[in-house]
Context: one part of a larger RNA
């Protein structure tokens, strides 16, 4: 821009894309078969491999938010206590998020038309013949079925509701997100929990400083402390102010 008024939702599915794999063991059954040696089809069950998708409860990583220990050196006048720099100084842990090595799950089943092939009925050709007319079965393959995109499918579909003109609705702007390169998409904008802050807390680290007590002292104890807390819940303290723009009669002959 179109879809012949403009919107907001919900959809149909023409047509695309994805998936489609496979093993071992047990049983049927030491059965059928075979002189024996050996040894099934068909069917049933269990456990796997590789591959795909989703997720983070567990396991394991990362985790330059975080907590702790510690070395050298500088600073805060000194001690104590903090702090800068040294690959995040080094080292030990680690929430959320993101991940796989982790967890869950998928291929199934069924229907239709068929291929090779196997048949029925059956003439030409009194027989025979699956074929000439007619009919059936038959594959990991084809078409459906499963997952997914999809009306620019210009053949532009359908349904419901709203608005009748400073309309309905949308955008700008702001607070933002499990959304994101930017647009876009989602939530919210005081009739408010959208983000931050604050409070509490799941959780992380591992028992802070100061002081008391015990000990000559190192140290221990009061102390599951202190600090953090991307998660969760609550709370208007801060910021989402005010406002502006787009959108206008649906042909005529």
């Nucleotide at each position: 821009c179109g879809u012949u008024a403009g919107a907001a939702a919900u959809u149909u599915g023409a047509g695309g894309g994805g998936a489609g794999c496979u093993g071992a063991c047990a049983u049927u059954a030491g059965u059928a078969c075979g002189a024996g040696a050996g040894g099934a089809c068909c069917g049933u069950g269990u456990c796997g491999g590789a591959c795909g998708c989703a997720c983070c409860u567990c396991u394991a990583g990362u985790g330059u938010a975080c907590c702790u220990g510690u070395u050298g050196u500088g600073g805060c006048g000194c001690c104590a206590g903090c702090u800068g720099c040294a690959u995040c100084g080094c080292a030990g842990g680690g929430u959320a998020g993101c991940u796989a090595u982790g967890u869950g799950u998928g291929g199934u089943u069924g229907g239709g038309a068929u291929a090779a092939g196997c048949a029925c009925u059956g003439a030409a050709a009194g027989c025979a013949u699956a074929u000439a007319a007619g009919u059936g079965c038959g594959a990991a393959g084809c078409c459906c079925a499963c997952c997914u995109c999809a009306a620019g499918a210009u053949g532009a579909g359908a349904u419901u509701u709203c608005u009748c003109u400073u309309a309905a609705g949308g955008g700008u702007c702001g607070u933002u997100c499990a959304a994101g390169a930017u647009g876009a998409g989602g939530a919210c904008g005081u009739u408010g929990a959208u983000a931050g802050g604050c409070u509490a807390u799941a959780g992380g680290u591992g028992u802070a400083a100061a002081g008391g007590c015990a000990g000559u002292a190192a140290u221990g104890u009061c102390a599951c402390a202190g600090c953090c807390g991307a998660g969760u819940a609550g709370u208007a303290c801060u910021a989402a102010u005010u406002a502006c723009c787009c959108g206008u009669g649906g042909a005529u002959u």

This is a predicted structure of a 253-nucleotide part of an RNA (large-subunit ribosomal RNA, domain VI) from a Schleiferiaceae bacterium. The full RNA is in RNAcentral, with records from ENA. Its Rfam family is "Bacterial large subunit ribosomal RNA". Clan: LSU clan. NCBI's taxonomy places the organism under Bacteria, Pseudomonadati, Flavobacteriia, Flavobacteriales, Schleiferiaceae.